[in-house]
Context: one part of a larger RNA
Molecule: small-subunit ribosomal RNA, 3' major domain
Organism: uncultured bacterium
RNA sequence: UGACGGGGACCCGCACAAGCGGUGGAUGAUGUGGUUUAAUUCGAUGCAACGCGAAAAACCUUACCUACCCUUGACAUGUACGGAACUUGCCAGAGAUGGCUUGGUGCUCGAAAGAGAGCCGUAACACAGGUGCUGCAUGGCUGUCGUCAGCUCGUGUCGUGAGAUGUUGGGUUAAGUCCCGCAACGAGCGCAACCCUCGUUCUGUGUUGCCAGCAUUUAGUUGGGGACUCACAGGAGACUGCCGGGGUUAACUCGGAGGAAGGUGGGGAUGACGUCAAAUCAUCAUGCCCCUUAUGUCUUGGGCUGCACGCAUGCUACAAUGGCUGGUACAAACGGCUGCAAUACCGCAAGGUGGAGCGAAUCCGAGAAAGCCAGUCUCAGUUCGGAUUGGGGUCUGCAACUCGACCCCAUGAAGUCGGAGUUGCUAGUAAUCGUAGAUCAGCAACGCUACGGUGAAUACGUUCCCGGGGCUUGUACA
Numbered sequence: 001u002g003a004c005g006g007g008g009a010c011c012c013g014c015a016c017a018a019g020c021g022g023u024g025g026a027u028g029a030u031g032u033g034g035u036u037u038a039a040u041u042c043g044a045u046g047c048a049a050c051g052c053g054a055a056a057a058a059c060c061u062u063a064c065c066u067a068c069c070c071u072u073g074a075c076a077u078g079u080a081c082g083g084a085a086c087u088u089g090c091c092a093g094a095g096a097u098g099g100c101u102u103g104g105u106g107c108u109c110g111a112a113a114g115a116g117a118g119c120c121g122u123a124a125c126a127c128a129g130g131u132g133c134u135g136c137a138u139g140g141c142u143g144u145c146g147u148c149a150g151c152u153c154g155u156g157u158c159g160u161g162a163g164a165u166g167u168u169g170g171g172u173u174a175a176g177u178c179c180c181g182c183a184a185c186g187a188g189c190g191c192a193a194c195c196c197u198c199g200u201u202c203u204g205u206g207u208u209g210c211c212a213g214c215a216u217u218u219a220g221u222u223g224g225g226g227a228c229u230c231a232c233a234g235g236a237g238a239c240u241g242c243c244g245g246g247g248u249u250a251a252c253u254c255g256g257a258g259g260a261a262g263g264u265g266g267g268g269a270u271g272a273c274g275u276c277a278a279a280u281c282a283u284c285a286u287g288c289c290c291c292u293u294a295u296g297u298c299u300u301g302g303g304c305u306g307c308a309c310g311c312a313u314g315c316u317a318c319a320a321u322g323g324c325u326g327g328u329a330c331a332a333a334c335g336g337c338u339g340c341a342a343u344a345c346c347g348c349a350a351g352g353u354g355g356a357g358c359g360a361a362u363c364c365g366a367g368a369a370a371g372c373c374a375g376u377c378u379c380a381g382u383u384c385g386g387a388u389u390g391g392g393g394u395c396u397g398c399a400a401c402u403c404g405a406c407c408c409c410a411u412g413a414a415g416u417c418g419g420a421g422u423u424g425c426u427a428g429u430a431a432u433c434g435u436a437g438a439u440c441a442g443c444a445a446c447g448c449u450a451c452g453g454u455g456a457a458u459a460c461g462u463u464c465c466c467g468g469g470g471c472u473u474g475u476a477c478a
Stems, first nucleotide, its partner, number of pairs: 001478002003475003007472002010469004015462002019425005026316001029313005034307002042053002064302002067299001070296001073127001077126003080122004086103001089100004107116003129291002132289001134287001138285002140280001142278001143276001145274001150189006156165003169180003195268004200236007210225002214223002239262001242256005318418001322377007334365003339358002344353003384415001389410007431454007
């Protein structure tokens, strides 16, 4: 100087407390451990692995296993030789592949011979190739402490020196934020602001958007209009600016006015010096080592989906604040040409037939759902719950056996609110209700990411638990 303390005093955080909802019990989903397996590819492992890499494992993906093949190779460059590229059909085979066969002679330069570009084949060698090893050789990227308020430097001063001071102290703040004081004076990286978005208003522009007034209509449909909504640009606006109390005449703080918004207005992006030899050689790049008729490459089939069991994360429930039936209302955001697909017709339905319109403020996906209005059920393992199983279908796709999703009929399991424990959340939040998107032929999505609808309770307080910040003290630790 640090680190540590079941040392001290101070401060903060959904850390506790106060509340609301979960989880831990049940079924099934997903991930993982274990076990099994020819293989169940690999990685991630306290917080910070476990709905994680994977924003889609039937084939492909795919790295694993089995079997069949190839050896300058599936891919790149160079040399030599040959041939345009390409293409039709048949046979063998699980296919990769092998054998036979049909048509075909292009482009540029050149009168021609020939040369060249591109592509294909053959041969040999330089080489290719490796998701093989090492994340404890590395770059890059990432997690975490933590959006915590810290981390440092120059000069000066003090100390023999390691170092200290500044950065401590008194206030204050979300903040090393600011003020005052001070052997310090300044500065840098962080904080804040500058950026995006939501909230108010003004100006400009009005089509595909809007419709107050005037006509016209089943319908903003049409004429028309630019007021309003909305969209897209550009401004204004909030600064403790104003008033009062407190405070050291300060920083600041409390209350108030005006205001759409008030003291960081809400949300996002933004992550200092560093810590964990943290994660990743399987995104990529890369040193060393290793393989080179195989640890490379091609193909068929299988596996990654196996199942006594343990754990993690979400889903659905156990019902009446509910289930079912009928009617009826109101979003936002997003996607669409290898696409989204309307009206209509067929089917109980999944879906099918068909193809108007739309590269979309125009058309389509598209019915929002909870809600509201009626009816029914009457506390029961039920008209709750939907697992499981049987049968019949639909769709995607070469192909749904291993191993897809969905529909219909039948079946109707566990489950009556969950032990010890444990977790999220402070406001348009929790809770609850639907909607869309990426990936994607299809789908394991109940996941993830976004979007809106309805919309709470509670916070006395900081003694205690956890984590963090600075001050101080002890130490046989570095």